[in-house]
A computed fold for an 89-nucleotide RNA from an Actinomycetota bacterium, annotated as c-di-GMP-I riboswitch aptamer. The source organism's lineage runs through Bacteria, Bacillati and Actinomycetota. It matches the Rfam family "c-di-GMP-I riboswitch aptamer". Gene Ontology term of the family: cyclic-di-GMP binding. Of the family's consensus pairs, 95% are formed in the model. It was read from a public genome assembly, where an Rfam model found it.
RNA sequence: CCCACGAAACGGCAAAGGCGGGGAAACCCGCCGACGCAAAGCUACGGGCCUGACGGAGCAACCGCUCACAAGGCCGCCGGGCUACCGAA
Repeated sequence: CCCACGAAACGGCAAAGGCGGGGAAACCCGCCGACGCAAAGCUACGGGCCUGACGGAGCAACCGCUCACAAGGCCGCCGGGCUACCGAA
């Protein structure tokens, strides 16, 4: 120095919940807050999960209701890819 690995330190992120905002919803953003995280940094590529708008089908025919559906969402579900701080064993 590199690959693996994960003790310590400097720092980093921020679950639930609360408030405000966006969205049909899932969910996202900001502030507060810390359950946790060594990639809890990035990427929806494979699997998975969530929602069900538009359009479609059915019912009803007054508002509407039901079904299937992602091009919407989750990387803090698992795997893959890319990148990165520190340095004990």